[in-house]
RNA sequence: ACGUCGAUAGAGCAAACCCGCCGCGAGGCGGGGACGCAAAGCCACGGGGCUGAAUCAGCCAGCCGGGCUACCGGU
Numbered sequence: 001a002c003g004u005c006g007a008u009a010g011a012g013c014a015a016a017c018c019c020g021c022c023g024c025g026a027g028g029c030g031g032g033g034a035c036g037c038a039a040a041g042c043c044a045c046g047g048g049g050c051u052g053a054a055u056c057a058g059c060c061a062g063c064c065g066g067g068c069u070a071c072c073g074g075u
Base pairs, nucleotide, nucleotide: 001075002074005073006072012037013036017032018031019030020029021028022027035062041068042067043066045065046064047063048060049059050058051057052056
């Protein structure tokens, strides 16, 4: 330096479900728990899905695309 490199090992995250708290809700946060993840780290920019008291206001980054950043290993 390389993401149209991820075999192996280390480190990491944590679906469903359960408990507590917050929210009208989608859902979020913490603890337990692991189905999975090479960005399952971050950002609602495009598409999509979802919620409500719906000409608006929100939620989902673990639906896809895009942007930014990064550990270990490999070359």
The RNA shown here (c-di-GMP-I riboswitch aptamer) has 75 nucleotides and comes from a Candidatus Dormiibacterota bacterium.
Its Rfam family is "c-di-GMP-I riboswitch aptamer". Rfam links the family to the GO term cyclic-di-GMP binding.